[in-house]
RNA sequence: CACUGUCAAACGCCGAGUCCGCGCUGCCGUAUGGCGUGGAUCGGGGGACCCAGAAGUUGGGGCGAAUCGACCUCCCGAGGUCGUAGCGCAGCUCUUUCAGCGCGAGCCCGUCAGCUAACCCCGAAGGCACGGAAAGAGGACAC
Numbered sequence: 001c002a003c004u005g006u007c008a009a010a011c012g013c014c015g016a017g018u019c020c021g022c023g024c025u026g027c028c029g030u031a032u033g034g035c036g037u038g039g040a041u042c043g044g045g046g047g048a049c050c051c052a053g054a055a056g057u058u059g060g061g062g063c064g065a066a067u068c069g070a071c072c073u074c075c076c077g078a079g080g081u082c083g084u085a086g087c088g089c090a091g092c093u094c095u096u097u098c099a100g101c102g103c104g105a106g107c108c109c110g111u112c113a114g115c116u117a118a119c120c121c122c123g124a125a126g127g128c129a130c131g132g133a134a135a136g137a138g139g140a141c142a143c
Base pairs, nucleotide, nucleotide: 012128013127014126018040019039020038021037022036023035024034025033041124042123043122044121045120046119051114059112060109061108062107063106068083069082070081071080072079073078086103087102088101089100092138093137094136095135096134097133098132
């Protein structure tokens, strides 16, 4: 000096997954945590007229960026490789361009659902460590 691994670091990243109260909880009290509950906010589903629409085991549908194709192996169940629609990547925010690096899964409903006002129902988790440049607009700070 370079490469690899581990640990720490949560100002940061993906995502709707945040904020504020109330009650209970653990010998007493406090803090923190946990459980439950209410509201706000964000997100998702169901659900008329009108419109759209012919489908029905080759079932159909929902969340999500996560669809589709080719090839190979094979116990024919499935697995692997290469692409791909699409998606993500902090140094105040948004948009655009170039370059680079990644993802391109999984789960659920249960024969049933187009759109859809009123109305009804559900969720607020989980997982992560990046660190290239330019232009425009807005904002913040300083003078």
This is a predicted structure of a 143-nucleotide RNA (c-di-AMP riboswitch aptamer (ydaO/yuaA leader)) from a Solirubrobacteraceae bacterium. Rfam family: c-di-AMP riboswitch aptamer (ydaO/yuaA leader). Gene Ontology terms of the family: regulation of gene expression and cyclic-di-AMP binding. The organism belongs to Solirubrobacteraceae, within Bacteria.